[in-house]
Formats: sequence, C1' cells, structure tokens
RNA sequence: AAAUUGAAAAGGCACACCCUUUGAAAGAUGGGGUCGCAAAGCUACAGGGGCUACCGCGCAUCGCCAUGCGUCAUGCCAGCCAGUUGCCGGA
Repeated sequence: AAAUUGAAAAGGCACACCCUUUGAAAGAUGGGGUCGCAAAGCUACAGGGGCUACCGCGCAUCGCCAUGCGUCAUGCCAGCCAGUUGCCGGA
C1' cells in the first nucleotide's frame, strides 16, 4: 500500500409509528421515536428498477358540467441495485 475482515472504543445516521408544515398524489420539511445501517454520506433527463397521476389524451354515463376507468413524468424514491467519495480499528 492492496485485498479480506467488523473484535473493542469514540462518534454518526434513523424504519415503522405519532405530531407539524407542504403537496392532487407519491413524496418531502421540522420534532419525537429507534427497526435497522460500515457508507442508511453524496448523485434521480443524460444506467437499471420502483412509486404516484394534478394537467393532458382516450373511453363510459352524458346536452354541458361532473364522476368513474385506462394511459401518460413533466412529480418523486439513494433505507432496491448501481455510480462516486470516504471515518476508526483487531487480525
């Protein structure tokens, strides 16, 4: 130095759920919480995958409005894989 590895110590993050704000929704912000995490740091048009469907379009009821169904990302998810950077440390 590299690969494998996660004993110990220190420190970090925070699922579900509850409250709050926001949004059409998915989701997100802040507070509590602590399932778990060695990248649960960062990256979301320009890798894959997933979630949602206000608007638009199509169809049904239909005179219109409206409602329902289907479709659609321009909205999201990094705690799905991925990319990238990286702390401490026994062997």